[in-house]
RNA sequence: CGAGGUGGCCGGAUGGUCGCGCGCCGGCUGGGCAACCAGGCGGCGUGAGGAAAGUCCGAGCUCCCCAGCGCAGGGUGGCGGGUAACGCCCGUCCGCCGUGAGGCGAGGACCAGUGCCACAGUGACGAUGCCGGCCGGGGGCGCGAGCCACUGGCCGGAGUGAAACGCGGCAAACUCCACCCGGAGCAAGGCCAAGUAGGAGGGCGCAACCCGGUUCGCCGGGGGAGAGGCGCGCUGCCCAGCCCUCGGGUCGGCCGCAUGAGCCGCUGGGCAACCGGCGGCCCCAGAUGGAUGGCCAUCCCCACCGACGCCUCGGCGCCGGCGGGACAGAACUCGGCUUACAGGCCGCCUCGCUGA
Numbered sequence: 001c002g003a004g005g006u007g008g009c010c011g012g013a014u015g016g017u018c019g020c021g022c023g024c025c026g027g028c029u030g031g032g033c034a035a036c037c038a039g040g041c042g043g044c045g046u047g048a049g050g051a052a053a054g055u056c057c058g059a060g061c062u063c064c065c066c067a068g069c070g071c072a073g074g075g076u077g078g079c080g081g082g083u084a085a086c087g088c089c090c091g092u093c094c095g096c097c098g099u100g101a102g103g104c105g106a107g108g109a110c111c112a113g114u115g116c117c118a119c120a121g122u123g124a125c126g127a128u129g130c131c132g133g134c135c136g137g138g139g140g141c142g143c144g145a146g147c148c149a150c151u152g153g154c155c156g157g158a159g160u161g162a163a164a165c166g167c168g169g170c171a172a173a174c175u176c177c178a179c180c181c182g183g184a185g186c187a188a189g190g191c192c193a194a195g196u197a198g199g200a201g202g203g204c205g206c207a208a209c210c211c212g213g214u215u216c217g218c219c220g221g222g223g224g225a226g227a228g229g230c231g232c233g234c235u236g237c238c239c240a241g242c243c244c245u246c247g248g249g250u251c252g253g254c255c256g257c258a259u260g261a262g263c264c265g266c267u268g269g270g271c272a273a274c275c276g277g278c279g280g281c282c283c284c285a286g287a288u289g290g291a292u293g294g295c296c297a298u299c300c301c302c303a304c305c306g307a308c309g310c311c312u313c314g315g316c317g318c319c320g321g322c323g324g325g326a327c328a329g330a331a332c333u334c335g336g337c338u339u340a341c342a343g344g345c346c347g348c349c350u351c352g353c354u355g356a
Base pairs, nucleotide, nucleotide: 001352002351003350004349005348006347007346008345009344010343012299013298014297015296016295017294018293020047021046022045023044024043025042026041028039029038030037031036049327053338054337056336057335058334059333060332061185062184063183064182073181074180075179076178077177078092079091080090081089082088093107094105095104096103097102108176109175113174114173115170116169117168125166130157131156132155133154134153135152136151137150139148140147141146189255190254191253192252195250199246200245201244202243203242204241209222210221211220212219213218226239228238229237230236262281263280264279265278266277267276268275269274300325301324302323304321305320306319308317309316310315311314
């Protein structure tokens, strides 16, 4: 110098202006029975991410369930460690890939049983088609030594294939072994609390009169009294209920909801993940049709074009112009994983070439 590996970080800056959400303070207006809420005005403060995403794992929190054990179902799987926990992270062994730095691995058990092993091949776990040798059997030919084909057993070889009989290989095949797992989720759930209906307790009523029945308590029909109902008064109409208190739920409102396995610095232990100690913290978005944005100026970064300058002739520097600055958008909260991402920075390491 070139090509790579790995770990970490940033992911536009400042100012002006218009606007939006939320909090606090001051003051005003309005809505609601209440609980509470809404809208202006002035001031101050604050307002997305490394992934807020996918919702894939693990937790906190909440409610429901809960005697113990087992079955079913789901998950995990070398060994050791970390953690609130994990399928995450760290270390290490083994296997595979890479010249290497490094990367990848669902990596317990096919001496329990079952299943599968493409193509080729006789045969894929049930075996024996081909060639050769040895032993045996009966048959044919030959005078005979012997020769020929057939057949049974044993041994060896060739060939096919990833693997060829060896107690083969495969468990992200069933399965076995060990360990883990109750369910639903913030629309969880908690608190306050109308009207109507229903529940409990209490109070006042359903008159006089007529008819019928009667167990002589009242019951049914007519009637229309009332301090009952139709908002109030008169008239008219209705007719058995009306009023108060309590408790549960509904409409509605509030909370849950922003202090947390928190962040920063120094330091001790540990190879590391991580754990401990001390000090500091301006507390760091909380919406519910869902705010966090638009414009302008200057600067920064990147690409292209043009002028100029420099030299080792391929680039560098500088000026101007034009264009671009990604992926993405909190919704109960954390720890992870995975996925997306313009451009840029830093540390460590490897390989190749070259110079001293």
Record summary:
The RNA shown here (Bacterial RNase P class A) has 356 nucleotides and comes from a Candidatus Limnocylindrales bacterium. The RNAcentral record of the sequence draws on ENA. The gene name in the source record is rnpB. Rfam family: Bacterial RNase P class A. The family's RNA type in Rfam is ribozyme. Taxonomically the source falls in Candidatus Limnocylindrales (Bacteria, Bacillati, Chloroflexota, Candidatus Limnocylindria). The prediction has a mean pLDDT of 76.